[in-house]
RNA sequence: CGAACAGAUAGAGGUCGCAUUUUUCAUCAGUAUCCCGCUGGAUGCUUCAGGGGCAGGGGAUGGCGGAGGAAAGGGAAGGAUGCCGAAAGGACUGUAUGCCUGACAUGGAGUUCUUGGGCAUAGGGUGAAUAACCAUAUGACUGUCAUCGCAGGAUGGAGCACUAUCGGGAGU
Numbered sequence: 001c002g003a004a005c006a007g008a009u010a011g012a013g014g015u016c017g018c019a020u021u022u023u024u025c026a027u028c029a030g031u032a033u034c035c036c037g038c039u040g041g042a043u044g045c046u047u048c049a050g051g052g053g054c055a056g057g058g059g060a061u062g063g064c065g066g067a068g069g070a071a072a073g074g075g076a077a078g079g080a081u082g083c084c085g086a087a088a089g090g091a092c093u094g095u096a097u098g099c100c101u102g103a104c105a106u107g108g109a110g111u112u113c114u115u116g117g118g119c120a121u122a123g124g125g126u127g128a129a130u131a132a133c134c135a136u137a138u139g140a141c142u143g144u145c146a147u148c149g150c151a152g153g154a155u156g157g158a159g160c161a162c163u164a165u166c167g168g169g170a171g172u
Stems, first nucleotide, its partner, number of pairs: 001171001007166005014084001017083009033068001035066005043055004047103005087115007095107004116142002119139004124134003144157005
């Protein structure tokens, strides 16, 4: 002087970059629910099955009409906070809740896999949804690195990546 590489610190990406939270707005929805009237006549509710429980001929569930009339989840815009595997999704295993058991759903935890980022389009799924989201395919864009090229650019890779500094020290 210095290769590879473990590690440490700092940092960048931007056709809303990400998440959380909060305010407002639209939607959900004139829906659920409650009350009244008419009708009707035996079951109905408790996520589903079984059990248990509850309501019901003092007329349930349902149908029609009328008077009141939401909320959650999901979304948009603004603010705040924390951030740049930010985070999202899948699988599996515990756990909490839903009356008990099993299934299932939801929340949270752990392990593991996939995705650099947002955008558009297509058909599919979730969804009340023409919103939004999810995975897949395709397309262009964008950040970064590698290779080729004088350059414009082309091709390819992945976030366990990339940049800077430190560290380390095969070797010369």
The RNA shown here (Lysine riboswitch aptamer) has 172 nucleotides.
Of the family's consensus pairs, 98% are formed in the model.